This is a predicted complex of two RNAs, RNase P RNA and transfer RNA, with 436 nucleotides together. Rfam match: Bacterial RNase P class A. Rfam classes the family as a ribozyme. The prediction has a mean pLDDT of 75.

RNA sequence: GCGGGGGGCUGGGCGGUCGCGGCGAUAGUCGAGGAAAGUCCGGACUCCCUGAAACAAUGGUGCCAGGUAACGCCUGGCGGGGGAAACCCUAGGGACAGCGCCACAGAAAGCAAACUGCCUUGCAGGCCAAGGCACAGGUGAAACGGUGGGGUAAAAGCCCACCGCGGGGCUGGUAACAGUCCUGGCGAAGGCAAGCCCCACCAGGAGCAAUGCCAAAUAGGAACCGCACAGCGGCGCGUUUCACGCCCUGCAGGUUCGGGUUGGCAGCUAAAGCAAAGGGGCAAUCCUUUGCGUAGAUGAAUGAUCGCCCAUGGGCCUUUGGCCCUGGACAAAAUCCGGCUUAUAGGCCCCCCGCGCGU
RNA sequence: GCCGCCUUAGCUCAGUUGGUUAGAGCGCCUGAUUGUGGAUCAGGAGGUCCCUGGUUCGAGACCAGGAGGUGGUACCA
Numbered sequence: 001g002c003g004g005g006g007g008g009c010u011g012g013g014c015g016g017u018c019g020c021g022g023c024g025a026u027a028g029u030c031g032a033g034g035a036a037a038g039u040c041c042g043g044a045c046u047c048c049c050u051g052a053a054a055c056a057a058u059g060g061u062g063c064c065a066g067g068u069a070a071c072g073c074c075u076g077g078c079g080g081g082g083g084a085a086a087c088c089c090u091a092g093g094g095a096c097a098g099c100g101c102c103a104c105a106g107a108a109a110g111c112a113a114a115c116u117g118c119c120u121u122g123c124a125g126g127c128c129a130a131g132g133c134a135c136a137g138g139u140g141a142a143a144c145g146g147u148g149g150g151g152u153a154a155a156a157g158c159c160c161a162c163c164g165c166g167g168g169g170c171u172g173g174u175a176a177c178a179g180u181c182c183u184g185g186c187g188a189a190g191g192c193a194a195g196c197c198c199c200a201c202c203a204g205g206a207g208c209a210a211u212g213c214c215a216a217a218u219a220g221g222a223a224c225c226g227c228a229c230a231g232c233g234g235c236g237c238g239u240u241u242c243a244c245g246c247c248c249u250g251c252a253g254g255u256u257c258g259g260g261u262u263g264g265c266a267g268c269u270a271a272a273g274c275a276a277a278g279g280g281g282c283a284a285u286c287c288u289u290u291g292c293g294u295a296g297a298u299g300a301a302u303g304a305u306c307g308c309c310c311a312u313g314g315g316c317c318u319u320u321g322g323c324c325c326u327g328g329a330c331a332a333a334a335u336c337c338g339g340c341u342u343a344u345a346g347g348c349c350c351c352c353c354g355c356g357c358g359u
Numbered sequence: 360g361c362c363g364c365c366u367u368a369g370c371u372c373a374g375u376u377g378g379u380u381a382g383a384g385c386g387c388c389u390g391a392u393u394g395u396g397g398a399u400c401a402g403g404a405g406g407u408c409c410c411u412g413g414u415u416c417g418a419g420a421c422c423a424g425g426a427g428g429u430g431g432u433a434c435c436a
Base pairs, nucleotide, nucleotide: 001355002354003353004352005351006350007349008348009347010346012309013308014307015306016305017304018303020031021030022029023028033330037341038340040339041338042337043336044335045207046206047205048204050243051242052241053240054239055238058203059202060201061200062199063077064076065075066074067073078092079090080089081088082087093198094197098196099195100192101191102190110144115137116136117133118132119131120130121129122128123126145163146162147161148160149159150158164186165184166183167182168181169180170179171178172177211266212265213264214263221257222256223255224254225253231248233247234246235245236244259435260434261433273292274291275290276289277288278287279286280285310328313325314324315323316322317321360432361431362430363429364428365427366426369385370384371383372382378416387403388402389401390400391399409425410424411423412422413421
């Protein structure tokens, strides 16, 4: 210098004028994001629903270990795959619990079987019969261990070596797993569980339009469902058991229709928050100290314009510099956090790999 | 804001535990019939199964992400 891989930051700046929302008596001061988004996960918080245990149903997660309030997130590792490397991808439990599916082609698709073939015997000498084989061909996404040798009439784990696979032991590792030794000839054990399912673990439901309070207004209404007669009752949002609580003389409760309002306050923003230093840890992250720490609107504010500068694109010229024009990516809070995913013009920085050149 | 549902031909919809070439009705085109049109009969065209990726031998269907459309949801007594 060229090509490639990984990570991080930024995403216009300053000033003037006018305008909008919050706070404030005024002066003044504060006022969007890394994703505020999609609403895909996990929580905080609030109400319903009342506490414990077991079971069932439904939904979710799925190699191992750690982190965390929690997670389907993050970090580190293991196995598998890709790359020459840096590095990247990985929904990765179980198919001897059971059920199901594997179209077409093919002889045969899961449990056995033999189309073309190979070999032996017979005699009627063939497009024959009886038997042996599963090597070779062909089909398919997939054909029931692979390669090589021995062996045989021809063959075949029939036998042997190595590899693969099953079982067992030892060593290392917290573990996933890895290495090694012994053993089994292997039709035991094909694939699919992002098919049903099994195993382990997790989960009550609804959501700030939750919920509480104040004010205003109205016809302070109607219909239906539904149980008991003080219990062998009903309710407590799957069932059962135990405990406890509540209701019952037309009452509690539920559904629907009809009526009224379109107001205010709280919830509401300090957040499991951010940054720096020191320490533990490979890391995620944890501990300590210090500092910082004002959006809270509600048909919903955060905008417009001017000047200078930076970046982008274009044009011209006196070409390494000037001048002019253009004009700023994705997108914008709505109870709040932790993640994931998706969108994002351009700019800046760091680390690593390969090749070439120079020293 | 919050919660749910849907997307297959121009329109309305089927599509069977995933299977070979995805269908139906209406509409459209051509021809026949008719003096002409309608109706009728015969034939035909027309598909990014919303998009992207994955699982599988194989996806309209199963899984994940995205896009678009649509519905419900205030308070008081």